[in-house]
RNA sequence: ACAAUGACGAGUUUGAUCCUGGCUCAGAUUGAACGCUGGCGGCAUGCUUAACACAUGCAAGUCGAACGGUAACAGGCUUUUUCUUCGGAAAAAGCGCUGACGAGUGGCGGACGGGUGAGUAACGCGUAGGAAUAUGGCCCAUAGAGGGGGAUAACCCGAGGAAACUCGGGCUAAUACCGCAUACAGUCUUUGGAUGAAAGGUGGCUUCGGCUGCCACUAUGGGAUUAGCCUGCGUUGGAUUAGCUAGUUGGUAAGGUAAAGGCUUACCAAGGCGACGAUCCAUAGCUGUUCUGAGAGGAAGACCAGCCACACUGGGACUGAGACACGGCCCAGACUCCUACGGGAGGCAGCAGUGGGGAAUAUUGGACAAUGGGGGCAACCCUGAUCCAGCAAUGCCGCGUGUGUGAAGAAGGCCUUCGGGUUGUAAAGCACUUUCAGUGAAGAAGAAAAGUGAGGCUUUAAUAGAGCCUGACUGUGACGGUAUUCACAGAAGCAGCACCGGCAAACUCUGUGCCAGCAGCCGCGGUAAUACAGAGGGUGCAAGCGUUAAUCGGAUUGACUGGGCGUAAAGGGCGCGUAGGCGGUUAAAUAAGUGCGUUGUAAAAGGCUCGGGCUUAACCUGGGCAUGUCAAUGUAGACUGUAUAACUGGAGUGAGAGAGAGGUUAUGGGAAUUUCCGGAGGAGCGGUGAAAUGCGUAGAUUUCGGAAGGAACAUCAGUGGCGAAGGCGAGUAACUGGCUCUUAACUGACGCUGAGGCGCGAAGGCGUGGGUAGCAAACAGGAUUAGAUACCCUGGUAGUCCACGCAGUAAACGAUGGGUACUAGACGUUGGAAAGCUUUAAGCUAUUUAGUGUCGCAGUCAACACAUUAAGUACCCCGCCUGGGGACUACGGCCGCAAGGCUAAAACUCAAAGGAAUUGACGGGGGCCCGCACAAGCGGUGGAGCAUGUGGUUUAAUUCGAUGCAACGCGCAAGACCUUACCUACCCUUGACAUCCUGCUAAGUUAGCUGAGAAGUUAAUGUGUUUACGGACAUGCAGAGACAGGUGCUGCAUGGCUGUCGUCAGCUCGUGUCGUGAGAUGUUGGGUUAAGUCCCGUAACGAGCGCAACCCUUGUUGCUAGUUACCAGCCUUAAGUUGGGGACACUAGUGAGACUGCCGGUGAUAAGCUGGAGGAAGGGGGGGACGACGUCAAGUCAUCAUGGCCCUUAUGGGUAGGGCGACACACGUGCUACAAUGGACGGUACAGAGGGCAGCGAAGCGGCGACGCGGAGCGAAUCUCAAAAAGCCGUUCGUAGUCCGGAUUGGAGUCUGCAACUCGACUCCAUGAAGUCGGAAUCGCUAGUAAUCGCAGAUCAGCAUGCUGCGGUGAAUACGUUCCCGGGCCUUGUACACACCGCCCGUCACACCAUGGGAGUGGUAUGUACCAGACGUAGGUAGACUAACCGCAAGGAGGUCGCUUACCACGGUAUGUAUGACGACUGGGGUGAAGUCGUAACAAGGUAGCCGUAGGGGAACCUGCGGCUGGAUCACCUCCUUA
Repeated sequence: ACAAUGACGAGUUUGAUCCUGGCUCAGAUUGAACGCUGGCGGCAUGCUUAACACAUGCAAGUCGAACGGUAACAGGCUUUUUCUUCGGAAAAAGCGCUGACGAGUGGCGGACGGGUGAGUAACGCGUAGGAAUAUGGCCCAUAGAGGGGGAUAACCCGAGGAAACUCGGGCUAAUACCGCAUACAGUCUUUGGAUGAAAGGUGGCUUCGGCUGCCACUAUGGGAUUAGCCUGCGUUGGAUUAGCUAGUUGGUAAGGUAAAGGCUUACCAAGGCGACGAUCCAUAGCUGUUCUGAGAGGAAGACCAGCCACACUGGGACUGAGACACGGCCCAGACUCCUACGGGAGGCAGCAGUGGGGAAUAUUGGACAAUGGGGGCAACCCUGAUCCAGCAAUGCCGCGUGUGUGAAGAAGGCCUUCGGGUUGUAAAGCACUUUCAGUGAAGAAGAAAAGUGAGGCUUUAAUAGAGCCUGACUGUGACGGUAUUCACAGAAGCAGCACCGGCAAACUCUGUGCCAGCAGCCGCGGUAAUACAGAGGGUGCAAGCGUUAAUCGGAUUGACUGGGCGUAAAGGGCGCGUAGGCGGUUAAAUAAGUGCGUUGUAAAAGGCUCGGGCUUAACCUGGGCAUGUCAAUGUAGACUGUAUAACUGGAGUGAGAGAGAGGUUAUGGGAAUUUCCGGAGGAGCGGUGAAAUGCGUAGAUUUCGGAAGGAACAUCAGUGGCGAAGGCGAGUAACUGGCUCUUAACUGACGCUGAGGCGCGAAGGCGUGGGUAGCAAACAGGAUUAGAUACCCUGGUAGUCCACGCAGUAAACGAUGGGUACUAGACGUUGGAAAGCUUUAAGCUAUUUAGUGUCGCAGUCAACACAUUAAGUACCCCGCCUGGGGACUACGGCCGCAAGGCUAAAACUCAAAGGAAUUGACGGGGGCCCGCACAAGCGGUGGAGCAUGUGGUUUAAUUCGAUGCAACGCGCAAGACCUUACCUACCCUUGACAUCCUGCUAAGUUAGCUGAGAAGUUAAUGUGUUUACGGACAUGCAGAGACAGGUGCUGCAUGGCUGUCGUCAGCUCGUGUCGUGAGAUGUUGGGUUAAGUCCCGUAACGAGCGCAACCCUUGUUGCUAGUUACCAGCCUUAAGUUGGGGACACUAGUGAGACUGCCGGUGAUAAGCUGGAGGAAGGGGGGGACGACGUCAAGUCAUCAUGGCCCUUAUGGGUAGGGCGACACACGUGCUACAAUGGACGGUACAGAGGGCAGCGAAGCGGCGACGCGGAGCGAAUCUCAAAAAGCCGUUCGUAGUCCGGAUUGGAGUCUGCAACUCGACUCCAUGAAGUCGGAAUCGCUAGUAAUCGCAGAUCAGCAUGCUGCGGUGAAUACGUUCCCGGGCCUUGUACACACCGCCCGUCACACCAUGGGAGUGGUAUGUACCAGACGUAGGUAGACUAACCGCAAGGAGGUCGCUUACCACGGUAUGUAUGACGACUGGGGUGAAGUCGUAACAAGGUAGCCGUAGGGGAACCUGCGGCUGGAUCACCUCCUUA
């Protein structure tokens, strides 16, 4: 000088919203693996699986300065021989003489280092302490190191064995072994004493006596280090493991150990542990730390470091300072190997390496140069510890793959609206640079020591020697010719991976067509896929990038920090109470908790920080800081605790009052039901939606009287009372619990809560015994129904009742645990108290207390709501929750007579399940209102024949479309050819049609021939417009290609147009306000209207699209104008024909008129309604056009247009013929009828609106007629179609299949047309079918309407029962809104939102998945009892053997072997327990495509639902009893608010 730098969300439940709640994602990380790709370097890391098995090599040796020695090597010496250049050389033999050294004796070390994590839930580990210990080597100190002895390996000889190896005999040494002496100290002790050691080696000097150095040795004390032991605290999950324990707990004594101790044994006592979780089961090495996280936490325990445990599996000891020993021993077992079958050998969880396992993890490398270890005096040797190298992108860090300039915005690619855009300054080109890699050259640090000799100091008698210091010399590197540096050349050698629908940065094309595929979640893909695959482009990271797996985070989703429990998951059914937790006021004390300080410790590494070193970084390194629920100690004394003394406010007691369906027992009351008896009476009763079963002439029901018996207690009765809850209801009595108020005498914190425990606990159910009137599961019968195991009806047994037991559950609910305190009020009601007032009462007013209600402020809540009776603000205690399903389940346990209850999982599966509220839609919910919706009427359809359209069938084709209302006389306002799209046949291929190019040519017209025709061919005729004279344009022909063409597909890619709800009155917006929000308000309410029309009210104020009006037409009228229209008066006629008129009618322009304007009533004085006047018309006068936001993926690609796809000598174009017209049948829409309100015949009257030149066509003539001839007039208020018909006046028919009806058929014709065969219309003659008013059902119409009658037009050559218009005649009925249908507004319920044609439940059938039971089967672990008992240790020892010591000897002491006892591993027997695997069969569960049966739930879900229980049933379910509202609707009562 320095602490700490840190907190994010998103997707997904819904039509939308808020909340709850799960799932998923973005981040960081890894000893990783896999896929694609891969330049360099540094630093790290590298079997997580089989503690599976291991070939081969190495990983622990060393000391000759302990010893006897000499197998090998080198040297030396001696002898002999040979050779000789006479120097010597070679060979052989000998000598341990020297350097050394195989094997051996001996010492030290193999207990370290290295590996692994199987076991272990433990004093194993961590942390802080402790006492009853040992400790080789090391350091310090004291003392010593005297004198003897007996063996033995090696070696030699012999023997056995395949081998491993073993045995016998003989020799020998020591720092090997054993006594004796000595003994400060030590140990034992009866305090007298007893006992107990050693080893030398090697240097130096030597007068050979010795002295001395070093290294060893012995005894003892101390230190240091290391190790052992004990204790407090901490250390995973399971209670579906609740009791465990006999050496167990303690004591005494002894033994044992280095050491305390039941560590062991004997005896005594009966303890010890456990809900603060013992025991048991499962899992696991622990820690420093690592990862993550804002933190608290959570997860992990690779590498590095500390501790522990293990070393093929199990057991055991020996040696030793240290082991019960990884590279030691013994035994047992499994496995492997050798074998001569007798017997032996082995242990990589050391380093490499192999096989195996696995998704997966490296070289049978170099060196002891450094660091460290063992041995040695040392040199030195050993060291797979270690240091290096190799392999691997396994991770972290760094560098590179170029830099600048460069627009013709190149080419190519991709896209395109065809203009262009993009790739893109990117490339090329130009100018530079050279890191890295490459080649060549130079080339470190890591080295300090040791050794040699010199100097100094210490030791010493010593200038030896040894130790230390200084400087000198010699000289040691695996890595490695590495790091580093320089030179050279040239942009040269170096970029991939994932992603691009949202989350989440990044978009287009093509292919595919619910296929192939993708997917972390939501979800993409069914012909226009930014989601699949490819491409172009883009985004992100980069020598890596993605995926998978795993951990933390986000997740406040287990909530200590930091959650909840009325309805989302969640309050125990209720109480009493144990342990525990928490606890009023005052005082002084204490110091356990608590705060602060100090000391110790919290290893190092790691973390943080300040520095330093590698060019930087990673990495390494120095200092500091930080790290605890720790220990010791001091201090403070507020708060908690403890012990003490007091207090009265909490709590309780006393005294005095009070209310009550509180409980138990006994007694006995009236009404009613039923049964029985008697009387009366005479045919039904009963029951239902309607019926039937049932009862009744053997006398029911009914009625009167009497009797019996059981059960329940009307009125009072009240969100009134009491009780802890369940629950309690006539009266009286007895016994009894609790509560409230007043008072303030007493006790003096005695309190609150309450795990376990104990008790109570509706209904149903069970047992035993009674009782049984009514009711009533089961059951029976009758109905209903498709069925009806139900709802309804008639019966009816358990049961319901009583007594005594059991059971212990409910929607046991306020879905709200108990206690205490605090926090606005208002209005009721029940019990009490005391006060004031008065009219003294069963009074009033204000107050207080204990209950019980409603509303409401603050506050809370996701909202609904709660709100002094909290779901507000706080404290204390208990219970409970953690996504849905599986599952109020299985297994296990406990309880029960049983039914069953309590406790309570997992596999698997889904991405939701859920709460509250919102908007719609819907309801066999409610209210209000409307509509030819019903009703009241009139006429039809459905029956017949025919016409027409459709379905179906048929066909070569019967083209295509339209299909509930809203397709079906529809597209088609008109199919003989054409149309025409269909079929058959024959033709054409730049095409029948458009644009462009080239050449030729007017175009065109006529004729002949062939052909079904399209067409082909021949011949003839004919010369356009314009000009700047070159040509150009038009037309035709020929040619080439771009292209044409398509009624081919998709109306679910579209535009446009249209239908429909519906001419219904609605649909919205801006601003404001309310709500967290979706949303609401406005738009609701009171009136009113045809109307969201208007008025009033009003947190709304305004506005828009709709309504209405403006437009057309019609009804009245004024003015203007009168031709082709009109004609009153005048003239004139056969005739408004003509003159004339402009009055009338009419025509067609322009005006007026109607506005609730006026009056009365009503209403709120408004809007309006109602009656009236006037008026041609009256409250929208009649009719039309006009169709809001939207709905139906409604209709149309075949009117048209159009994206995409498809065809291109055909799916295009042309032609002829055929088909669209078929015909068993079914349906729709019509026409004509069935007749007398009629048919037929004759006569006769009156319209409107239209059409007309390829037209209407008059008169006249002919024909029975259709029609023909004719051709006046008219482009039309002039002419014409044109006759209107019903009507009216007559005649006839007389109820008949007819004088009704006209189908069908035969014959004969007419007209149109190129052509009437398939396939036109009409006429005449003849024929004369069905049909006598139409079942179930169903349609239209409210006034000039229905009905009825005819006329016209479009289309059109011809064809109308259809369609669109026109006028004539001209009604009936509407009480009314209960019901059917549709609609509007408000409200309510909802589990619906594709919106009730919705949603949805269960059985059964099939497939698959996991799971429970299961006769059992074979494993694993473990308990108990018993058998057995290897090795070894300890004890015993009677057998055998025996060097050192004692003893003269005999012998003894001691020892070894053997035997034996105890303990004990493996093993065995019996019997339990636990656990996982398999298992015929079986139970339920889950998931699946569009299966089957019903329809249980959601609306009043069509019988309200649900809970508990019991019975029944294919199934959902039904029924009984009790309970709940989490039930709609209507009514009543009570209460509240406002007035």
The RNA shown here (small-subunit ribosomal RNA) has 1539 nucleotides and comes from a Gammaproteobacteria bacterium. Rfam family: Bacterial small subunit ribosomal RNA. The RNAcentral record of the sequence draws on ENA.